[in-house]
């Protein structure tokens, strides 16, 4: 270099055009327990960046940015 795939809370991950972006872990408050653990309830918390396309983008498309494979 050339071709694929991948990026969404702190991690992990669901989400093929209109849903309050969802759930598991942790983390924070409360119940409960003499305390912890453990359990039940709460809540913080995310679409890598810029552009199109369309009434309407996490989702299509184009460009970068980092990753990962595969070829010379």
């Nucleotide at each position: 270099g050339g071709c694929u795939c991948c990026a969404u809370c702190g991690u992990c991950u669901a989400g093929u055009g209109g849903u309050u972006a969802g759930g598991a872990c942790a983390c924070u408050g409360g119940g409960u327990u003499u305390u912890c653990a453990g359990u039940c309830c709460a809540g913080u918390a995310a679409c890598c960046g810029g552009g199109g396309u369309u009434c309407g983008a996490a989702u299509c498309c184009c460009c970068g940015u980092g990753g990962a494979g595969c070829u010379a």